[in-house]
């Protein structure tokens, strides 16, 4: 320079057009003489501009980040 492949809550991964989910963490409240653990909720996310489509994390295109490969 060139081609690939990741990019989603704090943190690890799901989901691949039709409400975005789990576990761990965080926080509320039960229980308990405490504290741990158990239970019952809450919060809290699509790297980033565009287009396509009634609808886009999911398809095009661009652009950033990070890793591979090749010259």
């Nucleotide at each position: 320079g060139c081609a690939g492949a990741u990019a989603u809550g704090g943190u690890u991964c799901a989901u691949c057009g039709g409400u975005a989910g789990a576990a761990c963490g965080u926080u509320g409240g039960c229980u308990u003489c405490c504290c741990a653990a158990g239970c019952c909720g809450a919060a809290g996310a699509g790297g980033c501009g565009g287009g396509u489509u009634c609808g886009a994390c999911u398809c095009c295109c661009g652009u950033u980040a990070u890793c591979u490969g090749c010259u």